[in-house]
Context: one part of a larger RNA
RNA sequence: GACGAACGCUGGCGGCGUGCUUAACACAUGCAAGUCGAACGGAAAGGCCCAGCUUGCUGGGUGCUCGAGUGGCGAACGGGUGAGUAACACGUGAGUAAUCUGCCUCUGACUUCGGGAUAACCAUUGGAAACGGUGGCUAAUACCGGAUAUGACCUCGGAUCGCAUGGUUUGGGGUGGAAAGUUUUUCGGUCAGGGAUGGGCUCGCGGCCUAUCAGCUUGUUGGUGGGGUAAUGGCCUACCAAGGCGGUGACGGGUAGCCGGCCUGAGAGGGUGACCGGCCACACUGGGACUGAGACACGGCCCAGACUCCUACGGGAGGCAGCAGUGGGGAAUAUUGGACAAUGGGCGAAAGCCUGAUCCAGCAACGCCGCGUGAGGGAUGACGGCCUUCGGGUUGUAAACCUCUUUCAGCACCGACGAAGCGCAAGUGACGGUAGGUGCAGAAGAAGGACCGGCCAACUACGUGCCAGCAGCCGCGGUAAUACGUAGGGUCCGAGCGUUGUCC
Numbered sequence: 001g002a003c004g005a006a007c008g009c010u011g012g013c014g015g016c017g018u019g020c021u022u023a024a025c026a027c028a029u030g031c032a033a034g035u036c037g038a039a040c041g042g043a044a045a046g047g048c049c050c051a052g053c054u055u056g057c058u059g060g061g062u063g064c065u066c067g068a069g070u071g072g073c074g075a076a077c078g079g080g081u082g083a084g085u086a087a088c089a090c091g092u093g094a095g096u097a098a099u100c101u102g103c104c105u106c107u108g109a110c111u112u113c114g115g116g117a118u119a120a121c122c123a124u125u126g127g128a129a130a131c132g133g134u135g136g137c138u139a140a141u142a143c144c145g146g147a148u149a150u151g152a153c154c155u156c157g158g159a160u161c162g163c164a165u166g167g168u169u170u171g172g173g174g175u176g177g178a179a180a181g182u183u184u185u186u187c188g189g190u191c192a193g194g195g196a197u198g199g200g201c202u203c204g205c206g207g208c209c210u211a212u213c214a215g216c217u218u219g220u221u222g223g224u225g226g227g228g229u230a231a232u233g234g235c236c237u238a239c240c241a242a243g244g245c246g247g248u249g250a251c252g253g254g255u256a257g258c259c260g261g262c263c264u265g266a267g268a269g270g271g272u273g274a275c276c277g278g279c280c281a282c283a284c285u286g287g288g289a290c291u292g293a294g295a296c297a298c299g300g301c302c303c304a305g306a307c308u309c310c311u312a313c314g315g316g317a318g319g320c321a322g323c324a325g326u327g328g329g330g331a332a333u334a335u336u337g338g339a340c341a342a343u344g345g346g347c348g349a350a351a352g353c354c355u356g357a358u359c360c361a362g363c364a365a366c367g368c369c370g371c372g373u374g375a376g377g378g379a380u381g382a383c384g385g386c387c388u389u390c391g392g393g394u395u396g397u398a399a400a401c402c403u404c405u406u407u408c409a410g411c412a413c414c415g416a417c418g419a420a421g422c423g424c425a426a427g428u429g430a431c432g433g434u435a436g437g438u439g440c441a442g443a444a445g446a447a448g449g450a451c452c453g454g455c456c457a458a459c460u461a462c463g464u465g466c467c468a469g470c471a472g473c474c475g476c477g478g479u480a481a482u483a484c485g486u487a488g489g490g491u492c493c494g495a496g497c498g499u500u501g502u503c504c
Base pairs, nucleotide, nucleotide: 001503002502003501005500006499007498008497009496012371013370014369015368016367017366018364019363020329025327026326027325029324030323031322034073035072036071039070040069042066043065046064047062048061049060050059051058052057053056080282081281082280090206091205092204093203094202095201096200099199100198104195105194106193107192108191109190110189111188112146113145114144115143121136122135123134124133125132126131152175153174154173155172156171157170158169159168160167161166181187208254209253210252215245216244217243220242221241222240223239224238225237226236227235257279258278259277260276261272262271263270264269284305285304286303287302288301307318308317309316310315335361337360338359339358343357344355345354346353347352374404375403376402377401384395385394386393387392408445410440411439412438413437414436418431421428422427448493449492450491451490452489453474454473455472459488460487461486462485463484469476470475
C1' cells in the first nucleotide's frame, strides 16, 4: 500500500459498487421454461346467440375464447457452483486433403399419387395412491408406401491439380433414396450447392511442490484385417511383432479449476484468480443410454446406493452448487420484495404469453467517492477544569454575546429523462410522486477513535510501588513512572478510528 474481510468503540446524508472465503452439509414453502387455435381432432370452463320452461337450470349453435390431448419449436440457451481435474483442462499459435452445424442468409430445382393407424373422446375395469388395462370411434404440417430427381454409394473410363495418404471435375451402367399443407397476400415443406455462426478432433510452445517417489508400462508401443464414429486414432476387437516412456525427472505422492485480469513494486519480479468477461468441469453419490442439429442432459429417462417423505404394507415420491428463505457449520456474509417499463432470450404471422436472465427496490460504514455537523465579528482573555515557583500560565476567540447563511435532513407545492417500439385508436414506466425544481422555518437534527519513552507527531499532575498492569521491537513498573491507571493538555486521522488475519 491492498482486502469479498472479521472484531472493539463510535455513527448524519447521498452516489456508485460489493456481500457464505467455512459444510460440493441437509433442506419446509413459493416461484425460476414455456409457447403456438395461422398444424389437428375438438369443446372441460367462461363469453355471445337461439330455444325450452320448473326463473335459474337444461338443450342446441358459434369458435370470441380455450382446460386436457395429438403435433411443431424451445427446453443443450440463460442462471449456479468450483467438488473433481497437473490434463490438449487452459492460454497462445497452427492444422483438419479426417469433420458436423437446427434456426438465419444466398443460389438452383421441386412441392406428385395413395394408405393404414393412434391419443383425445365414449364404454368398461384394476389400484389407497402414483399410475394403468381392455374394447370401440376420429384428425393432422403425426406415421407409412409408390412415382420422379441433379446429389449419395458401387463399378468402368477421361481431364486436371496438389501437401504424403489424396483433392476437384466430367461421361456410361447399376443400387437404394424427398416433400405438407394452410391461405387473400403471407407463412411454410423437400433436395442440392455456397455463406455465416457455433462446435468436434489433432499438433508446437507455455504455466505448481516433492527424489525421504527411480525405474514405469501388456491394449502397453507398432502393424494387418474388421468394428464403431460426423470424423482421425488401440477408440474397440482378432492375429502378428516386441516394443514405448524415463535424470531435459518417467511413474508415484501432495496441492490446485485455467486465463483476461487484480494487488504490490521504479522495474525485474512476487502474490492472487472475489466481483466483471472467455474457456472447462460438475448438478444427492456412482453408472448407462434414449430423444435430438446439438446432451450422455441442474429444474428429462433407466439402474444401483445413501438419505428424506407418503402408504390401505401391495407399492410409490424426491434431489435449491437457480431466486428468495430454513436448520447446521462459522469470527463472518442480505429480502420467503416489485416489474417485465427498458435490454436480452423462447414460442408465435402478429397481438401477445413466459422469463428470480435482467432492470429495480430492501438490509449492511463492507469498500471507494462527495457533502454536512455552520460563517464573520467577539478580551472584563469571564465562570469552571488542570497546572503553578502562588506572581501567574493554560484550556482560549474557544464559550457567552452581536450580525448573517440554510447545503444536507424536515415540511408544502410542482414534477421528469429513461418510450425506441407496439397498437386502428384509446393507451403503455416496476423504479416513483423517486431524482430534480420552487417556497417555508430555525444554528436549528448531526463527532468520534487511536495515540503522546525511542522508532514516531504529541507532557504534565495524581494514584500505584517488580504489585496492578503495558508491550510491534528495544523494553517500562522494586516510593517523585512523560512507558501501568485516571485527569488536564496535546498529536494524528475523521463518519470513521483502531486491532487481528493475509499478500507485496